RNA sequence: GCCGAUCAAGGGCAAACCCGUCGAAAGGCGGGGGCGCAAAGCCGCGGGCCUGGAGCCGUUGAACGACGGUAUGGCAGCCGGGCUUCCGAA
Numbered sequence: 001g002c003c004g005a006u007c008a009a010g011g012g013c014a015a016a017c018c019c020g021u022c023g024a025a026a027g028g029c030g031g032g033g034g035c036g037c038a039a040a041g042c043c044g045c046g047g048g049c050c051u052g053g054a055g056c057c058g059u060u061g062a063a064c065g066a067c068g069g070u071a072u073g074g075c076a077g078c079c080g081g082g083c084u085u086c087c088g089a090a
Base pairs, nucleotide, nucleotide: 012037013036017032018031019030020029021028022027035077041083042082043081045080046079047078048075049074050073055070056069057068058067059066060065
């Protein structure tokens, strides 16, 4: 130096739930919390899922509105793919 990674240590992230805040919602962000995670770091590229009270389209209606459809909105802690990647005993 290489192999070994089912050891250990140091550090990292943070589910549910609660508070605040933004949002039409799904959900995001901040604080608390800690179920879990070796990529639970990053990217919506493919599939999947969530939302649809905002916008758009349609139906109806005098109108307010109601109903139906729709992602341009989301989920990276659903699966796949891409990029990057810490420590290292016997």